[in-house]
RNA sequence: CCAGGAGGCUGGGCAGCUGCGGGCAGGGGCAACUCUGCACGAGGAAAGUCCGGGCUCCACGAAACAAGGGUGGCGGGUAACGCCCGCCCGGUGAAAUCUUUGGAUGUAAGCCGAGGGAAAGUGCCACAGAGAGUAUACCGCCGAUGGAGGUCGAACCUCACAGGCAAGGGUGAAAGGGUGCGGUAAAAGCGCACCGGGGUGGUUGGUAACAGCGCCCGCAUGGCAAACCCCACCCGGAGCAAGGCCGAAUAGGGUCAGCGCGUCAGCCAAACUCGGAAGAGGGCGACUGGCCAGUGUGUUUCGCAUUGAGCGUUAUGCUGCGACUGUCCGGGUUGGCUGCUGGAGCUGCGGAGCAAUCCGUAGCCUAGAUGAAUGGUUGCCCCUGCGGCGCUGGUCGUUUGACGAUACCGGUUGCAGGACAGAACCCGGCUUACAGGCCUCCUGGCAUU
RNA sequence: UGGGGUGUGGCCAAGUGGUAAGGCACCGGUUUUUGGUAUCGGCAUUCGCAGGUUCGAUCCCUGCCACCCCAGCCA
Numbered sequence: 001c002c003a004g005g006a007g008g009c010u011g012g013g014c015a016g017c018u019g020c021g022g023g024c025a026g027g028g029g030c031a032a033c034u035c036u037g038c039a040c041g042a043g044g045a046a047a048g049u050c051c052g053g054g055c056u057c058c059a060c061g062a063a064a065c066a067a068g069g070g071u072g073g074c075g076g077g078u079a080a081c082g083c084c085c086g087c088c089c090g091g092u093g094a095a096a097u098c099u100u101u102g103g104a105u106g107u108a109a110g111c112c113g114a115g116g117g118a119a120a121g122u123g124c125c126a127c128a129g130a131g132a133g134u135a136u137a138c139c140g141c142c143g144a145u146g147g148a149g150g151u152c153g154a155a156c157c158u159c160a161c162a163g164g165c166a167a168g169g170g171u172g173a174a175a176g177g178g179u180g181c182g183g184u185a186a187a188a189g190c191g192c193a194c195c196g197g198g199g200u201g202g203u204u205g206g207u208a209a210c211a212g213c214g215c216c217c218g219c220a221u222g223g224c225a226a227a228c229c230c231c232a233c234c235c236g237g238a239g240c241a242a243g244g245c246c247g248a249a250u251a252g253g254g255u256c257a258g259c260g261c262g263u264c265a266g267c268c269a270a271a272c273u274c275g276g277a278a279g280a281g282g283g284c285g286a287c288u289g290g291c292c293a294g295u296g297u298g299u300u301u302c303g304c305a306u307u308g309a310g311c312g313u314u315a316u317g318c319u320g321c322g323a324c325u326g327u328c329c330g331g332g333u334u335g336g337c338u339g340c341u342g343g344a345g346c347u348g349c350g351g352a353g354c355a356a357u358c359c360g361u362a363g364c365c366u367a368g369a370u371g372a373a374u375g376g377u378u379g380c381c382c383c384u385g386c387g388g389c390g391c392u393g394g395u396c397g398u399u400u401g402a403c404g405a406u407a408c409c410g411g412u413u414g415c416a417g418g419a420c421a422g423a424a425c426c427c428g429g430c431u432u433a434c435a436g437g438c439c440u441c442c443u444g445g446c447a448u449u
Numbered sequence: 450u451g452g453g454g455u456g457u458g459g460c461c462a463a464g465u466g467g468u469a470a471g472g473c474a475c476c477g478g479u480u481u482u483u484g485g486u487a488u489c490g491g492c493a494u495u496c497g498c499a500g501g502u503u504c505g506a507u508c509c510c511u512g513c514c515a516c517c518c519c520a521g522c523c524a
Base pairs, nucleotide, nucleotide: 001445002444003443004442005441006440007439008438009437010436012381013380014379015378016377017376018375020041021040023038024037025036026035027034028033043420047431048430050429051428052427053426054425055239056238057237058236061302062301063300064299065298068235069234070233071232072231073087074086075085076084077083088115089113090112091111092110097104098103116230117229121228122227123224124223125222138169139168140165141164142163145162146161147159148158149157150156177195178194179193180192181191182190196219197217198216199215200214202213203212204211205210243338244337245336246335253329254328256326257325258324259322260321261320262291263290264289265288266287272281273280274279292308293307294306295305296304309319310318311317331523332522333521345364346363347362348361349360350359351358352357382418383417384416385415386414387413388412391411392410393409394408395405396404397403450520451519452518453517454516455515456514459473460472461471467504475491476490477489478488479487497513498512499511500510501509
């Protein structure tokens, strides 16, 4: 100099005036509230709500299974992940190089990959085409061998009949390796060489994915799993309008549907019976326990919690009950506190690691609103764009006069603009949006020193 | 704030791997003196947008965009 590429940071600054939010301190007020002062007060994405967790409830747990969903090369990181880091494999990848100027070859950094299984099974592959999945034969090539004809016969020729072939043409997104030589009647992995591909209970390296070398196989199983499916691994559901407490008010209401409404034993008040009495028998309800059944965040088991009326009749009906479950119709209210912000936290230093990340140590506290605060304005500065003035420095011209010109650079001056976007329980990621500015790094080639 | 769903001519919509049915409306022709009716024909470069899988996508997957619906508390 030519060419290709990667990553990180930042997201206007300072000052004055004036608001807003909650907090602290002080003053006033019975209280509601109000005044003064002080420090603090949005993001890299606060967004989309796409993944993963914390937290809370589903009474609390354990185990197994089913259904459904998700993930998918290997290793590591992490609280966890579909995220991140490193590696493997495949694809892509400029200039240069070669060249018949059409193109070809192939690589570095880098980029991309939803990257398990198509030799378990099922399914799909429209149209076109002869054939689309146990491959096929339309055009075509051949017709050696056999057959027919010409010929007395053979050789030879003709036919394209039996048949052979899959090289070439054609269809298509896709047609069962490629190039060359041999071979043949024509052909073909039919044979051989090289390239490609597959297998491998050989060996070397690597934790492994895998790679190298060797050996075997003429190649036999086309694509699609972001089609069903198979394999391995992971996952309970709902969400701060979760959940807890207090207060106010109302009709603590009604309709319909579903579900349930066991049994035995112990102890045992009263009535009643026996007894002169003590006491015994008896026994509703309550209590205790066993078994059974129902209910409980899919099913089952263990375990735990909770519930278990009457009448009639043996067909399972009627009435009633339930802090039960669901559904619909009504009624009241539109309040407060809590959860709530100190946490997988932030910053500095040191160490381990290729890295993601982890460990140690010191210091720091940094939003909590609830129709929802974090704003407005003035001045100076910064950046970008457009314009004015030759007033100034360059620059250019020149008749050499501190004269002229203004395309370009700088100064000066005027105007305009300065992105995307606004926390709502909290974190880790991903994705998407984003004006401008700053910084760092990698690789290949050519030339020169 | 949380949860769920839907996007196909102007309107209503079917189609869920093979080049997008149908109705209304609209445009043109025929019929009629004219209009209506009737009848024939036409009308989707983009199936909300972008990317991917596949030979091929309205359909399958991913990310965006727009719209719609539901959910407060007490008893």
Two RNAs folded together computationally: RNase P RNA and transfer RNA, 524 nucleotides in total. Rfam match: Bacterial RNase P class A. Rfam classes the family as a ribozyme.